This is a predicted structure of a 71-nucleotide RNA (transfer RNA) from Niabella pedocola.
Its mean pLDDT, the model's own confidence on a scale to 100, is 83.
It matches the Rfam family "tRNA". About the family: Transfer RNA (tRNA) molecules are approximately 80 nucleotides in length.

RNA sequence: AUGGGUUUGGUAUAAUGGUAUUAUGAUGAUCUCCAAAAUCAUCGACACAGGUUCGAUUCCUGUAACCCGUG
Numbered sequence: 001a002u003g004g005g006u007u008u009g010g011u012a013u014a015a016u017g018g019u020a021u022u023a024u025g026a027u028g029a030u031c032u033c034c035a036a037a038a039u040c041a042u043c044g045a046c047a048c049a050g051g052u053u054c055g056a057u058u059c060c061u062g063u064a065a066c067c068c069g070u071g
Stems, first nucleotide, its partner, number of pairs: 001070007010024003018054001025043006047063005
C1' cells in the first nucleotide's frame, strides 16, 4: 500500500427490516439462628457520523479501534 473480518449493559452472547434475547453481575425481597444455595423482582447495551425506509442492531457510505491475510 491492498483484501477480508469483528465492534450490542460491568463481562460473555442471540436477534437476516417491526417492543433488543439469554447467562453472569449489581441492588432489593423471600427462606435461614447467621451465611451460602435456591426462588422472585428491579437495574443496566446496538463503536461514532451520515444516508435509504413508514420503521434500521439489521441495508448503503464514511470514520475509529482491534484481528487475519497478500505484497
The organism belongs to Niabella, within Bacteria.